[in-house]
Context: one part of a larger RNA
């Protein structure tokens, strides 16, 4: 020295646990903000570093519920306190709220400097408080250039008007890539992706036929399954890809422009009636009726009322005995169950405890329904004759460029529109995948519009053939922390005595660290470096070998 065995240290796998998590389901909620969010500086406790929680009235003030013996936050410690005259704790409602931040009286290296006006106080100051002083836009008045009217414009006053934040979510629109695929690579895919900006909303969007079918017929959108990887597009390569019809879910429909008619008018035109169609309808004409009753799914919306949320509140039934530190365990005899979900308690508890079915409950504030009434709207018109008025113009459409469409210019319809051109007027116009003709649908060039339909940052309850501390969020634990980068950023490691601190009072070695007795405690080889304590790695001892 190897190997081996035994004991010990050193390490923290494995095992149990779980305060954290992670995924889905239902319901709420989907919005906060110039009445200063949202994130913060900074401060508040007798003693106060931190986080919690407040804001100078600072570990909290007021009131109204609830609660009902304890109570001064995690936090055990000294000191003092508070409370049945009802504290601490939870809810409602309210005050207080320092300075940054849209941040807004100017300014600026965020939490700091500088102001200005008007009131207040007495202590009369280089005082102190309070209020207001950003832009933008909307409304209303006045005044008012170049430049005669005008216009810009400028002033005063009026505005719970905007700003900025939120989920790396969801919408809709305006820009919009490459990597990658095609086994190269441009056309073409990746993709209208992914990023960027606008804009909004609990949802957006979309919507009420210039639909689509095909000689039957349907009858706004919108979402789901099917049709279907079909029928097409495609360097007919990779590859990209519908629609109608059927089945559901949902369901709802309406307002203007204009003819014409009134009143006003700075004569442009504003406001009121009127009036909204496609088998056209409507002005305007003729005739006939003549107006209420109820109605209203889309506006507002008192009190009462129902009813949900924010505090809570009742709530059934077991003892003895035996083991052990301990009883729920096992023996004996019983009980409730509308409750044998789940958690706790010294082990494994329907009858101990929180609870659990099952009831109940609100002074306050809010939210939903319907309700009275507001305000609108429907009800509320028929019928004719006719062909005089209207029915969205730089539109439709068309050449040229270009984009959207499953559709790559194609035989290419339809949609949008930079550029050029440029109707019709209902005897009219658009469409039916070139084009024409028939024949059939339908009314463009204004506006609205719920429901199915998309997400989840947050709140409440719930489930898990989800994790179980190298896992599960990055984070179970003071973590978006410590570190680390100039800076955008990057980004952890860390859990477990014991039923209960009963955390070892005292004596001993030691300067301590540590240890050895004593003492607790079922256990101390559970002693705070604390459950278990594998291995690898180290010492000690010892058998064989060398």
């Nucleotide at each position: 020295g190897g190997c081996g065995u035994a004991u010990g240290g050193c390490g923290g796998a494995a095992g149990c646990c779980u305060a954290g998590g992670c995924a889905c389901g239902c319901a709420g909620a989907g919005g906060c903000g110039a009445a200063g969010a949202a994130g913060g500086a900074c401060g508040g406790a007798g003693c106060a570093a931190a986080c919690a929680c407040c804001g100078a009235a600072a570990u909290g003030c007021g009131u109204c519920g609830g609660g009902g013996a304890g109570c001064c936050g995690u936090a055990a410690g000294c000191a003092g306190g508070c409370a049945g005259a009802g504290a601490a704790c939870c809810g409602g409602c309210g005050a207080u709220g320092u300075c940054c931040g849209a941040a807004u009286g100017g300014g600026g290296a965020a939490a700091c400097c500088c102001g200005c006006a008007u009131g207040a106080g007495c202590a009369u100051g280089a005082c102190u408080c309070a209020u207001g002083c950003a832009u933008c836009c909307c409304c209303u008045g006045c005044c008012g250039a170049a430049c005669a009217c005008a216009u810009a414009g400028g002033c005063a006053g009026g505005g719970a008007g905007a700003g900025g934040c939120g989920a790396g979510a969801c919408g809709c629109a305006g820009g919009g890539a490459a990597c990658u695929g095609a086994a190269a690579c441009a056309u073409c895919u990746a993709a209208g992706u992914a990023c960027c900006u606008g804009c909004a909303g609990g949802a957006g969007a979309a919507g009420a036929a210039a639909u689509c079918a095909a000689c039957a017929g349907a009858g706004a959108u919108u979402c789901c399954g099917u049709a279907a990887g079909u029928a097409g597009c495609g360097g007919c390569g990779a590859g990209c890809g519908a629609a109608a019809g059927c089945g559901g879910a949902g369901g709802a429909g309406c307002c203007c422009a204009a003819a014409c008619c009134g009143u006003c008018u700075u004569a442009g035109g504003a406001c009121g009636g009127g009036g909204u169609a496609g088998u056209a309808g409507g002005a305007g004409c003729c005739g006939c009726a003549g107006a209420a009753a109820g109605c209203c799914g889309a506006u507002c919306g008192a009190a009462g009322c129902a009813u949900c949320a924010u505090a809570g509140c009742c709530g059934a039934a077991g003892g003895c005995g035996c083991u052990g530190g301990g009883a729920a365990g096992c023996g004996c005899c019983g009980c409730c169950g509308g409750a044998g979900a789940g958690g706790g308690c010294g082990a494994c508890a329907g009858u101990c405890c929180c609870g659990u079915a099952g009831g109940c409950g609100a002074a306050a504030u809010g939210g939903u329904g319907g309700u009275a009434g507001a305000g609108g709207g429907c009800g509320a018109g028929c019928g004719g004759a006719g062909a005089u008025c209207c029915u969205g113009a730089g539109u439709a459409c068309g050449g040229c460029g270009g984009g959207a469409c499953a559709c790559g210019a194609g035989a290419a319809a339809u949609c949008c529109u930079g550029u050029c051109g440029g109707a019709a007027g209902c005897a009219u116009c658009g469409g039916g995948g070139a084009c024409c003709a028939u024949c059939c649908c339908g009314a463009a060039a204004g506006g609205c519009u719920a429901a199915a339909g998309a997400c989840u940052a947050c709140u409440g309850c719930g489930u898990g053939a989800c994790c179980g501390a190298u896992a599960g969020c990055g984070a179970a634990c003071c973590a978006g922390u410590a570190c680390c980068g100039u800076g955008a950023g990057g980004g952890a490691a860390a859990g477990g005595u014991g039923a209960a601190a009963a955390g070892a009072a005292c004596c001993c070695c030691g300067g301590g660290a540590g240890g050895g007795g004593a003492g607790u405690g079922a256990a101390a080889g559970a002693g705070a470096a604390c459950c278990u304590g594998a291995a690898a790695c180290c010492a000690u001892a010892u058998g064989c070998c060398u």

This is a predicted structure of a 546-nucleotide part of an RNA (large-subunit ribosomal RNA, domain I) from Kandleria vitulina. RNAcentral holds the full RNA, with entries from ENA and SILVA. Its Rfam family is "Bacterial large subunit ribosomal RNA". Gene Ontology terms of the family: structural constituent of ribosome and ribosome. Its mean pLDDT, the model's own confidence on a scale to 100, is 85.